[in-house]
Context: one part of a larger RNA
């Protein structure tokens, strides 16, 4: 910019794209076959390996922003209690996120056309022959089916709405942010607001603070307060704090 008024919403689907994999065990059935030896088709239920695609309820991982426990040093006048460095000093455990090793699920049948090959019917050519005319059967492979993209598919669809009060429908900027994101974009929200912070409550995790007291020189141990202190991305409700503003825009 087009898709001849402007817009929002939800679609259809030319057409592209992905996907197609494999094996092993149990029935049929030791049956059909076979002298035995051995042993099927056909069908019908299980199970794995591979690859995929989602997601984190469960097992785990990571979690340098939780929390505990300790070494050496320095510092906060000392003690207590803390902070700094030392790979996050070290070592134990861990929320949410992201994650496999974890879980669910899918490569599934059906159908159309066919390929080898296998067949009806049946002349030409009294006869034979699937083949000329005409019917059928038949593959992991071919369209279909399934799953993702898709109207610049310029052959520019379709459907429903909404604007003739011009600071209008409607869309941008800016702000608060996101399970969206390198930026863009996308998506929620903007006081007629729970968008984000905050404090509050609660979940989670760590694991029993500080204090005081009592025995020991002492390191610690024990009791009490107290199954405590503290908690990061987690729920949840509250306007306390910032979401003030301001520009484009059409007339069939």
């Nucleotide at each position: 910019c087009g898709c001849a008024a402007g817009a929002a919403u939800g679609u259809u689907g030319a057409c592209g794209g992905g996907c197609u994999c494999u094996c092993c065990c149990u029935c049929c059935a030791g049956u059909a076959c076979g002298a035995g030896a051995g042993g099927a088709c056909c069908g019908a239920g299980g199970g794995g390996g591979c690859c995929g695609c989602a997601c984190c309820g469960c097992u785990g991982g990571u979690g340098u922003u939780c929390c505990u426990g300790u070494u050496g040093u320095c510092c906060c006048g000392c003690c207590a209690g803390g902070g700094g460095c030392a790979u996050g000093g070290c070592a134990g455990g861990g929320u949410a996120g992201c994650u496999a090793c974890g879980u669910a699920c899918g490569g599934a049948a059906c159908g159309g056309a066919u390929a080898a090959c296998c067949g009806c019917u049946g002349a030409a050519a009294g006869c034979a022959a699937a083949u000329a005319a005409g019917c059928g059967g038949g593959a992991a492979g071919c369209c279909u089916c399934c799953c993702c993209g898709a109207a610049g598919a310029u052959u520019a669809a379709c459907a429903u709405u909404c604007u003739a009060u011009g600071u209008u429908a409607g869309a941008g900027u800016c702000g608060u942010g996101g399970a969206a994101g390198a930026u863009u974009a996308c998506c929620a929200c903007g006081u007629u607001g729970a968008u984000a912070g905050a404090a509050c409550a609660g979940g989670u995790g760590u694991g029993c603070a500080a204090g005081c007291a009592u025995a020991g020189u002492a390191a610690c141990a024990u009791g009490u307060u107290u199954u405590a202190g503290c908690u990061u991305a987690c729920u949840g409700g509250u306007a306390c704090u910032a979401a003030u503003u301001c520009u484009c825009a059409a007339a069939a």
A computed fold for a 252-nucleotide part of an RNA from Candidatus Hodgkinia cicadicola, annotated as large-subunit ribosomal RNA, domain VI. The prediction has a mean pLDDT of 84.